[in-house]
The prediction has a mean pLDDT of 80. Predicted 3D model of an 83-nucleotide RNA (c-di-GMP-I riboswitch aptamer) from Symbiobacterium sp. It was read from a public genome assembly, where an Rfam model found it.
RNA sequence: CGUUGUCCGGGGCAAACCUGCCGAAAGGCAGGGACGCGAAGCCAUGGAUCUAAGGCGUCAGCUAGGAUUGCCAGGCUACAGGC
Repeated sequence: CGUUGUCCGGGGCAAACCUGCCGAAAGGCAGGGACGCGAAGCCAUGGAUCUAAGGCGUCAGCUAGGAUUGCCAGGCUACAGGC
C1' cells in the first nucleotide's frame, strides 16, 4: 500500500421506553437507558416506507418541496487482527 472483515483483545455506537425542547405531523435534538450493531461512521443518490402543514378536490380522499441511513442498495472514509 492492497485485500479481507471479528478468532482473540482494546474499544465505539445506542433500539424500545421515560423526561425536557423543536415540529402541523411523521419525526428530530439533549439527558437517562440498552434491543442490538464490523462500519448501527458520513452522504437523502436510486428504490421502498411514513406524515400531509400547504395545495387540489366530486370533501371520500390525493399530493413532498417534509421525514426514516438501526428498511434495501449505492458512494466515501476509519479501526484490531489475518493474508